[in-house]
Molecule: transfer RNA
Organism: Flavobacteriales bacterium
RNA sequence: CGGGAUGUAGCGUAGUUGGUAGCGUGUCUGUUUUGGGAAUAGAAGGUCGUGUGUUCAAGUCACACCAUCCCGA
Numbered sequence: 001c002g003g004g005a006u007g008u009a010g011c012g013u014a015g016u017u018g019g020u021a022g023c024g025u026g027u028c029u030g031u032u033u034u035g036g037g038a039a040u041a042g043a044a045g046g047u048c049g050u051g052u053g054u055u056c057a058a059g060u061c062a063c064a065c066c067a068u069c070c071c072g073a
Base pairs, nucleotide, nucleotide: 001072002071003070004069005068006067007066010025011024012023013022019056027043028042029041030040031039049065050064051063052062053061
């Protein structure tokens, strides 16, 4: 320098004809316990890597850039 893959909650991960973003784990609160752990009920937490564009509507499509990884020179 060229090509490819990945980027979604603290962590891991799903999200397929574009149509209101889920799950596991963790955190917080209540119940239970002398306390802890376990169990159970509930809650908070995401501007979907950044920006622009297409569209009535974008995690999803297009372009550029950023980060990590792989291959080639």